[in-house]
RNA sequence: GAGUUUGAUCCUGGCUCAGAAUGAACGCUGGCGGCGUGCUUAACACAUGCAAGUCGAGCGAGGCCAGGGGGGCAACUCCCUGAGUCGAGCGGCGGACGGGUGAGUAACACGUGGGUAACCUACCCGGAAGUGGGGAAUACCUCGGGGAAACUCGAGCUAAUACCGCAUAACAUCUUUGGGACGAAAGUUCCGACGAUCAAAGCGGGGUCGCAAGAUCUCGCGCUACCGGAUGGGCCCGCGGCCCAUUAGCUUGUUGGUGGGGUAACGGCCUACCAAGGCUUCGAUCGGUAGCCGGCCUGAGAGGGUGAUCGGCCACACUGGAACUGAGACACGGUCCAGACUCCUACGGGAGGCAGCAGUGGGGAAUAUUGCGCAAUGGGCGAAAGCCUGACGCAGCAACGCCGCGUGGAGGAUGAAGGCCUUCGGGUUGUAAACUCCUGUCAGGGGGGAAGACGGAAGUGGAACGAAUAGUUCCCUUUUUCAGACGGUACCCCCAAAGGAAGCCCCGGCUAAUUCCGUGCCAGCAGCCGCGGUAAUACGGAAGGGGCAAGCGUUGUUCGGAAUCAUUGGGCGUAAAGGGCGCGUAGGCGGUUUCGUAUGUCCGCUGUGAAAGCACACGGCUCAACCGUGGAGAGUCGGUGGAAACUGCGAAACUUGAGGCUGGGAGGGGCUGGUGGAAUUCCCUGUGUAGCGGUGAAAUGCGUAGAUAUGGGGGAGAACACUCGUGGCGAAGGCGGCCAGCUGGACCAGUUCUGACGCUGAGGCGCGACAGCGUGGGGAGCAAACAGGAUUAGAUACCCUGGUAGUCCACGCCGUAAACGAUGGGCACUAGGUGUCGGCGGUAUUAAUCCGUCGGUGCCGGCGCUAACGCAGUAAGUGCCCCGCCUGGGGAGUAACGGUCGCAAGGCUGAAACUCAAAGGAAUUGACGGGGGCCCGCACAAGCGGUGGAGCAUGUGGUUUAAUUCGACGCAACGCGAAGAACCUUACCUGGGUUUGACAUGUACAGGAUCGGCGGUGAAAGCCGUCUUCUCUUCGGAGCCUGUACACAGGUGCUGCAUGGCUGUCGUCAGCUCGUGUCGUGAGAUGUUGGGUUAAGUCCCGCAACGAGCGCAACCCUCGCCCUCUGUUGCUACCGGGUCAUGCCGGGCACUCUGAGGGGACUGCCCCGGUUAACGGGGAGGAAGGUGGGGAUGACGUCAAGUCCUCAUGGCCUUUAUGCCCAGGGCUACACACAUGCUACAAUGGUCAGGACAAAGGGCUGCUACCUUGCAAAAGGACGCAAAUCCCAAAAACCUGAUCUUAGUUCGGAUGGUCGGCUGCAACUCGCCGGCCUGAAGCUGGAAUCGCUAGUAAUCGGAGAUCAGCACGCUCCGGUGAAUACGUUCCCGGGCCUUGUACACAC
Repeated sequence: GAGUUUGAUCCUGGCUCAGAAUGAACGCUGGCGGCGUGCUUAACACAUGCAAGUCGAGCGAGGCCAGGGGGGCAACUCCCUGAGUCGAGCGGCGGACGGGUGAGUAACACGUGGGUAACCUACCCGGAAGUGGGGAAUACCUCGGGGAAACUCGAGCUAAUACCGCAUAACAUCUUUGGGACGAAAGUUCCGACGAUCAAAGCGGGGUCGCAAGAUCUCGCGCUACCGGAUGGGCCCGCGGCCCAUUAGCUUGUUGGUGGGGUAACGGCCUACCAAGGCUUCGAUCGGUAGCCGGCCUGAGAGGGUGAUCGGCCACACUGGAACUGAGACACGGUCCAGACUCCUACGGGAGGCAGCAGUGGGGAAUAUUGCGCAAUGGGCGAAAGCCUGACGCAGCAACGCCGCGUGGAGGAUGAAGGCCUUCGGGUUGUAAACUCCUGUCAGGGGGGAAGACGGAAGUGGAACGAAUAGUUCCCUUUUUCAGACGGUACCCCCAAAGGAAGCCCCGGCUAAUUCCGUGCCAGCAGCCGCGGUAAUACGGAAGGGGCAAGCGUUGUUCGGAAUCAUUGGGCGUAAAGGGCGCGUAGGCGGUUUCGUAUGUCCGCUGUGAAAGCACACGGCUCAACCGUGGAGAGUCGGUGGAAACUGCGAAACUUGAGGCUGGGAGGGGCUGGUGGAAUUCCCUGUGUAGCGGUGAAAUGCGUAGAUAUGGGGGAGAACACUCGUGGCGAAGGCGGCCAGCUGGACCAGUUCUGACGCUGAGGCGCGACAGCGUGGGGAGCAAACAGGAUUAGAUACCCUGGUAGUCCACGCCGUAAACGAUGGGCACUAGGUGUCGGCGGUAUUAAUCCGUCGGUGCCGGCGCUAACGCAGUAAGUGCCCCGCCUGGGGAGUAACGGUCGCAAGGCUGAAACUCAAAGGAAUUGACGGGGGCCCGCACAAGCGGUGGAGCAUGUGGUUUAAUUCGACGCAACGCGAAGAACCUUACCUGGGUUUGACAUGUACAGGAUCGGCGGUGAAAGCCGUCUUCUCUUCGGAGCCUGUACACAGGUGCUGCAUGGCUGUCGUCAGCUCGUGUCGUGAGAUGUUGGGUUAAGUCCCGCAACGAGCGCAACCCUCGCCCUCUGUUGCUACCGGGUCAUGCCGGGCACUCUGAGGGGACUGCCCCGGUUAACGGGGAGGAAGGUGGGGAUGACGUCAAGUCCUCAUGGCCUUUAUGCCCAGGGCUACACACAUGCUACAAUGGUCAGGACAAAGGGCUGCUACCUUGCAAAAGGACGCAAAUCCCAAAAACCUGAUCUUAGUUCGGAUGGUCGGCUGCAACUCGCCGGCCUGAAGCUGGAAUCGCUAGUAAUCGGAGAUCAGCACGCUCCGGUGAAUACGUUCCCGGGCCUUGUACACAC
C1' cells in the first nucleotide's frame, strides 16, 4: 500500500496478501563451472580403523646389521667398535593445546568498563649469580608363585638430568627493629641492621696433556636460586541483556564479628564462639525457558527476531561424586568410587565410553566418504635430521545457497503445414519453423602445461664467540641434491560439429497474463474475499498469454507491512477502555529572587571499544560470487579539563499557590432525643340492610354469625400531601413534617498572620443504594416465594383475591449497580448571549428593580475539536502534572484452576483449549412497525343484486389411461392461450410407411416435361405398373420436373433462470429523475421539505437554491347543444300524383338524419371566504359548470411475473428420427375437490292470445323477402340485394285480456326413451336443432365471499367475430331503470411528512 464487516458511507478493529531472509524439507524438472554450506531431531546406542606423542645428545639392558678381534673343523659362539638401526622399561617434556558438543547454567556465566596494595604463570625474552661434594633405592631383567584373562605377589641384581641428606648463598622468604613516603584508619611501600630458612645435573662437539682412568681450556644445550618482561590465567566490583505476581515474602553458615584452619590469592571458603542480622514491590524467593557475545536476518529508523558456518568467552565429555599428578586439570581419547548399559569369562572375575575424523543402527520431513596427504599453514617432542598430527590442506557426495556461463547468431512471408479460436471474412501460434549464410562458449577428442617451494642437507665465501687457521652460530652467492596430496588439475593451442544441453509456476480481484472444450454444489479449487447447482476467464484438459529460469513452486520459520503494545508513534462520552467515592503512604511532579555546588546536562582532549563481518576506496582471480590491503564507523563505557542556562542539592529571602485569623449570612449535609396531624388497618360501640369488592369482562374473596356504607371511642406501625422548582446540600452512595442538642463542609467580606507548608496518589485505610445474611425487637400498609381465580394452544407471566420472608429499629456482616454526565483529579489559558441559587458593593424616589463582582447550578451558541452524533469557560478546545484502564468477536468476567475476603450468598483477581472473518460505533437511503400526523380509493360504512346450497355447462386439480399433448398457479392461473378438438386442427397414443426428406438454396451426374388419366395391392399413406404430353436457344445449353450422391433441410425437442419482442401487475397511483449551484470527509442531502390548495409534484406563497426532463393536465376519438355545408339509398312540413294502406311516386332540402367543418365552457361574470394569492362556497346565464360523461393514452421501476407452443433468437440435444406421410384412437375418461357461468326454486310469476317501441352490426361458396309442404326443426321453389335502397329482423322486457291460486305445482327443467331435421367424405366413441313421452334436484342457500355511486346496479332482448356445423363463453349494441353514501374509528390497498429499527433476498 491492497483485499475483506455495509444496500451504500465514514470510523474503529481484527484477519489476509504483495517484500526480504533461510543450516531447510517436499513436488516437478535438471547442461557446465567457481566459491561456500551440509544431524536444527535421540547430550540416543555404537562394530571397525585412525585422531598424542616424542627425546638414545638423560639412563641401564636387549635385538638386528656392518667392521674388527678371539674360540671353534663348521654350524655357531664370545668380546670390542659404530654420527648405524630398532627399541619395552626408568627419566624428561607434551597428553590442561588443538578437535567436538550445547546437556546444564538466569549465574560476575556472558558483554562492557574498572580493581587486584589480595594473586599465579611451565616453555620464551632481558638482567645478574651459581652449578661443590656425597648417599640410599628402584623399574626393566632373573627366579619363584596366583589367575581363563585383565593383571598381580614375593625374593634377588642394576643405572640416571629419577630420589635423599650435606656444603655454599641473598637483591628471595620470615621474626625482631630504626628511618622516610602515602593513607582517616587498617595497611601499603622505600632505605637499613641482627637473626633464621631454602639450591642444583648433567649431556654433546672440539683443542691440549695422559696408555687409560682422568685433568684442563673452550663452544653449545641443560640445571639451581633471584629480579624484571612478555604471554596466559585466578579472584573482586559498577553497569547491561528472558518470561510468570494465578510465585510475596526468603534466609541459620543465614548476615556480621573474633580466634583458628585452608588457598597461588581476598573471602563463611571451612570451623569454634559471640551478636541478630541479611535480601525484597527499583520484584527477593519459587517456577518456566535459555549457553552468552562479536555478529546474522529484517526494518527508513527506533526496534523486533536470532545466536548454524567463522571468531571470543563459558560449560560439558556414558550418569553422579571425588581427589591425585602437575606451572596449569578436578582432566573428552588419565586415576578412583557408585550407577545404568554393552561386551568377554573357565562364573571366581574382568573390559569399555565417537558431544574427535570417517562410518553403523535408531529417531526424523531432513543433513555427506569407513577417501588422499602431511606438499603448504599451524601444533607437540627433539641439538638436529626427523617423527607424530582425521588440526589442517585437498578430493568425493548433495542445485542446499550465492555467483558466472551456455542451450546458438544473422537473414528468411505463398505469413507453409499442423494445432487452437472464429462473427466463417479471418485471426493466432509466428520470423517462430523449414530454408540460406555464419560463429564456436560449455560438454567431447588430441596436444602442451603451471603458480602454490619458503626451505632442509652438502660445498665456496664473509661476520661473531673463542687462545685457536678446532668448533659452533648467523648472513650472502651460485652449484648440486631432497620434497606437490590436489593433479596431467587450472590455463593455453588444435580438431570436429548447431550438432549433446529447458523447465517450473501462474492467468476471478488483490496481481502481470483469456479463450475453447469437459464437468454440473459432482469431481474438485482456495493465501483472504470466495468459485462449482448446464454457456465456469476461479474445477480438469487444450490453445494462447504472463512471470521466473537450471531452476520453479509448495510448506515451515523470522522481521516487515502492523502507528495491531504506539520512546520515536495510539487511545478510553457512544467503537475495547475512567477505579463507585474519599482520606492518605511510598513514588512522580512542583511558585518568585539571589548566592554556592556540579548529580543530571553540554563541549574539548584522551584510553578502550580484538579480528572477521557491514559500509567506503583501491587491488587479485577473464567478470562476479570469493579473496586481499587501507582508512573510517561503532558505547547508556573509563580518565581528564572546562561551561553553569535548565534540573538536582545546600544556604538565604519573598508572597501571588496553600493554610490560618476576624465578621457574616444560605442550606432536605450528618448524628441523637422529643413531638404533630392527615391517611391506612385492627378492636369496641351506635345507625343500617343485602350486597360489597374486583375487571376489558369475570371469578376466586368478604357478607344475614350483619359486611360494604356511615357516626363515636381506642390501639398500632410506617411514611411525611401541598410548599417542591428547570431550586438547595453532600466526595460519592444519598438527603424532605416540626422542635431542641451535638457536629462536618462550602461561600462572602476584611486583608491581620505563616511563608511553598503544594498537586496527584501504586499498595493501604475508611465510606458505600437496593437486595441478601446473623442476633434480638417490631410489624399498620405494601409485598418476592406460595395459594386460589381469570386469560391462553399452554400461561410456572402480564390482570384479580389473598399472603410469608422482607420493607422498620439496634448491633454486626456483605461491598455490588446502567454506583451514569456511561466523561478520574489538579492548575492555567481560550468570543458571546440568557436564566436561576447564595453573598457583597455601587447608584438610589432605598420598591417588584438596575449596574458591577465572587461562588454554585442550567440552557443556547462561535472558534477549536470530533468518525459522526455532538462537546463548547461546568470542554469532549489549548497545554502541563499524577493515577486508573484498553489492545478482534465468542468461549468468559466463567459453578475453570489457584490465591484471597465472606457465616453464607457470593465478591476481588482471572486464563486456556476450541471456534469465527468478523464482532462493533456513528451517520445515510430504503423497507417495515399490532408508532404518530395529514390525505385518497366501492377500502369500510350506507344500499342494491349476487356467489357459497340444487341441476346443468365450461375450465382446473386429482385420479384413470396406450394417450387422456402442452402451457398458465394468491391478488395478477382456473368460460385463461381456445374468437369454435367428430376427420383436419393435433403438438399426444397405437399401428402402417418413408429417409436430400412435406419445405429453402447450391453443386455434380443421369433421365425426363410438369400436369393429367388408368390398372393392381392396401385401412389409407405408400409401393408396383402403364398411357399421353413442352417452351426458348447463339444448338454448347437454359427454364421446369424426376432419380442418385453431397452440402444441408426439419424438430410445437430442452433452457422464458441465456435473450429480443409482446403482455400482466402495483396503477391512471402521483410520483420518478437530471444539470448547475450549495451543504456534508463520505454514503448522501437540498431542489421534491414547509404554509395553503388540488383529482394531480395541480397551482400559489415561502425557502440555497435556480432551472429542466419523464409522468399529471391539455392536444386525439366518441356522446351531449348550436351553426355552415351536403341531399341519395335518408327525410317529408309544403305542392301534386297514386294506393286498401305505406315517402309508394314527381317536386322539395325546412325538419329528423347522414358525415365533413366550425362554434360553445374559460372559474369568463356577480357575491362571500381566503394572504390582495392559488383556490373554495354560492349564484346568474347556458344544451352543458368547475376534469361535462365515456374511451384511447400506463413515468423511473418492481415481481429472475408470463410466453423458446405466435414470431425472432444464443446454447444444448436429435438426423432411416425427437423429422415427414397415413389410418384409427385420445385431448370429450370420472369416486371426487375447486373456479367461472347458465337455469331455477316461482304470483313483481308461469302459460295462452292480441298490441307497441330500438340501437349497432352482418350478408354473393352469402343474407334471403314471398309462396308451397311439414306440428316443428326444416325442405322445395323463388323476388330483391355487393346493400342509409334488399335481406337477416321477431326485438324482448313492456302494455291489454284470459287462465293458473301456493301446490314440488300449469313452478323447475335435469335425466332417460323414441321419432325426425340440418351441416359435413363421415355425427359410434363425440355436433346442433325439432316433435312426443319421461319429469330428477331444487321451496332463497352455513362459515365465508364478490360486483356496483347514475343512465350506474339490476333487468330485457339484439348483433358480431370464430365458424361446414356446433355458444349458457367472449365482444359490441340499445330498451326499462333504481337504492344509498352519516362519516373515515375499524378491515384492505396506496400517497406525503415524521419517528424507532439489531431488517437490506428488506417482517

Description
Predicted 3D model of a 1403-nucleotide RNA (small-subunit ribosomal RNA) from an uncultured prokaryote. Its mean pLDDT, the model's own confidence on a scale to 100, is 86. Its Rfam family is "Bacterial small subunit ribosomal RNA".